[in-house]
A computed fold for a 96-nucleotide RNA, annotated as Glycine riboswitch aptamer. It matches the Rfam family "Glycine riboswitch aptamer". Gene Ontology term of the family: glycine biosynthetic process. From the family's description: This family represents the bacterial glycine riboswitch. The sequence was found by an Rfam model in a public genome assembly.
Order: sequence, then structure tokens, then C1' cells
RNA sequence: GAGAAAACUCUGGAGAACUCUUAAGUGAGUGCCGAAGGUGCAAGGCACGGCCCCGGCCGAGCCGAAUCUCUCAGGCAAACGGACAGAGGUUGCAUG
Repeated sequence: GAGAAAACUCUGGAGAACUCUUAAGUGAGUGCCGAAGGUGCAAGGCACGGCCCCGGCCGAGCCGAAUCUCUCAGGCAAACGGACAGAGGUUGCAUG
């Protein structure tokens, strides 16, 4: 000097609500949302078993991504939070 990563700070940041009730957005019912976290899996891979025409077919197992899926958790005024994106310096890593 350049690279990727991590946490931190700042900035931006979507979706979805009614009814009854309460001193209260308090509680309950029904409905709804997906972008904290979590669940599921395609291609493909790994090891195994069976069959036969011996390089293919079949079977079950494990691994396997997302802004997809589920809606457990969370959320459905504002605030908070918020995947993700941008900026900043910091830290260690790899390389020269």
C1' cells in the first nucleotide's frame, strides 16, 4: 500500500389490526406480518446396501443456500428493535 473478516460507532432501513376490556398500548379473542433468532430443503457431495446388461439403476442414511419456506420465537401507533446497505476508525488474519 492493497485484500477479505470480526465486533463497535454513525446514517438509511420494509411488512402486518380489528373487536371487547382496562387507570394504562392493561388483559382477552379473532385476524394478520416476516427483515432479530430459530425450523425445513434443491442441485450437488459423502459413505452404505441391493440389482443387473459393469456403468448404470434403485433404496434408505448423513452433509447441503437464500430476501425461498414454516411462523416456534418475535412483531402489527410512536419509541425501541430490525435482515440488509453505506461510511468511519479499531483489532487481529493472509499476502507483498